RNAcentral holds the full RNA, with entries from ENA and SILVA. Small-subunit ribosomal RNA, central domain from an uncultured bacterium, 350 nucleotides, folded computationally. The coordinates come from a structure-prediction model, not an experiment, and the mean pLDDT is 89.

[in-house]
Context: one part of a larger RNA
RNA sequence: UUGGGCGUAAAGGGAGCGCAGGCGGUGUAUAAAGUCUGAUGUGAAAGUCCACGGCUCAACCGUGGGAUUGCAUUGGAAACUGAUACACUUGAGGAUAGAAGAGGAUAGUGGAAUUCCAUGUGUAGUGGUGAAAUACGUAGAUAUAUGGAGGAACACCAGUGGCGAAGGCGGCUAUCUGGUCUAUCACUGACGCUGAGGCUCGAAAGCAUGGGGAGCAAACAAGAUUAGAUACCCUGGUAGUCCAUGCCGUAAACGAUGAGUGCUAAGUGUUGGAGGGUUUCCACCUUUCAGUGCUGGAGUUAACGCAUUAAGCACUCCGCCUGGGGAGUACGGCCGCAAGGCUGAAACUC
Numbered sequence: 001u002u003g004g005g006c007g008u009a010a011a012g013g014g015a016g017c018g019c020a021g022g023c024g025g026u027g028u029a030u031a032a033a034g035u036c037u038g039a040u041g042u043g044a045a046a047g048u049c050c051a052c053g054g055c056u057c058a059a060c061c062g063u064g065g066g067a068u069u070g071c072a073u074u075g076g077a078a079a080c081u082g083a084u085a086c087a088c089u090u091g092a093g094g095a096u097a098g099a100a101g102a103g104g105a106u107a108g109u110g111g112a113a114u115u116c117c118a119u120g121u122g123u124a125g126u127g128g129u130g131a132a133a134u135a136c137g138u139a140g141a142u143a144u145a146u147g148g149a150g151g152a153a154c155a156c157c158a159g160u161g162g163c164g165a166a167g168g169c170g171g172c173u174a175u176c177u178g179g180u181c182u183a184u185c186a187c188u189g190a191c192g193c194u195g196a197g198g199c200u201c202g203a204a205a206g207c208a209u210g211g212g213g214a215g216c217a218a219a220c221a222a223g224a225u226u227a228g229a230u231a232c233c234c235u236g237g238u239a240g241u242c243c244a245u246g247c248c249g250u251a252a253a254c255g256a257u258g259a260g261u262g263c264u265a266a267g268u269g270u271u272g273g274a275g276g277g278u279u280u281c282c283a284c285c286u287u288u289c290a291g292u293g294c295u296g297g298a299g300u301u302a303a304c305g306c307a308u309u310a311a312g313c314a315c316u317c318c319g320c321c322u323g324g325g326g327a328g329u330a331c332g333g334c335c336g337c338a339a340g341g342c343u344g345a346a347a348c349u350c
Base pairs, nucleotide, nucleotide: 003322004321005320006319007304008303012318014201015200016199017198021194022193023192025088026087027086028085029084030083033081034080035077036076037075038074039073040072041071042070049065050064051063052062053061054060091191092188093187094185095184096183097182098181099180103177104176105175106174107173108172109171110154115149116148117147118146119145120144121143125136126135162169163168206247207246208245209244210243211242215241216240220236221235223233258317259316260315261314262313263312266295267294268293269292270291271290272289273288274287275286276285277284278283299306300305323350324349325348332343333342334341335340
C1' cells in the first nucleotide's frame, strides 16, 4: 500500500456552523463530455509468446504471425453518469393556527439554613472521636430569644421527567431571545446530505486585572493513629470556589457507539401534541406523529451483548487504527502571559 476494521481487543474528531470538494429525488426533450461499438492511421527494430525453417541437436540464427491492453482521427448507439432546457412534488424550506420545556442573556426579588455582630436570659462546660487530644469557654462560651450584616446555594415539587449541538441547564418574577414538536395548506420547487482546511462554542482546574468572601477547602499549621504516617480521622486555615472582563482549550468532553437517508417481528411503560369513540365532566379505550426507557425475535457478534433510539440490511460523506514498551516523549513548527496545548518521530528493546 492493498485488505480488514473502529461499544468493551488498536481505532469516532469534545460539539456545532460552513467555503472548496465528494455524493445527490421524479418525468420529458436535446446535444453527445464520460460510456459502448465499427473503421482508418499510428503504437520503430530487437526482445518476449506461437508456428515453421537453418547450423547433426541445443544455445544461436532466419521467416511469418500474435501481442504492444495505448493514442489520434472519423462513422454510429443513447440505457446509465455528467451537461442544457422545460416540468413535477414525495426530500428540503415556507405560511397559518396551536403546544411543551431547569434552552440562552439581563435586571429585580423571596424564604429556609450556615457564619458573624449587638443585646437579653443563663452557668460550666462546649466541641470532636473508634477512643482521644489540639481547639473554644468564667474577659461568660455551648444552649436559647430578639434585632441586624453579608455571601453562596436553591429543600419539598423531582420523575431511567423536560430542554439544549455538545459542554451543560433547577427558588420566583419581568424584559429580550434561540431551537423543537403537532395540525392544516391552494406557497417555493431539489433550494439537499456530508464536510479537508477555516470559524465559533466548549465542565472542572488554572492564569491576568479589579471586586467579593458566608460556608466549604488544595497548600500550610497543630492534634491523633502508627514501627514510621510528609495519609486516611480531628481542630484550624490561605489560594480557590462567587461576580465582571480577557485568556486557557483540555476531561472516563462516555452511549467508551461520527453525521445523514431508506428498509426490517412483537410486548410493555413514560413525556409532548393531534384525530376518533364511550362520555355531563373526570376518566377510559383506540388511531397517529415526535421524543425517552425496559423486555425480546429474526439478524448480527469472538463473546458479552445490540436488537425500529441497531452493534441488523444497504447507500453517501468525514475522522481514525495497523504488535507491546520507548512515548503522546524528543526535535522542529504553530498557538499561549504562563501552566501548557496541537502536530508528532527514531534509535533501542521484548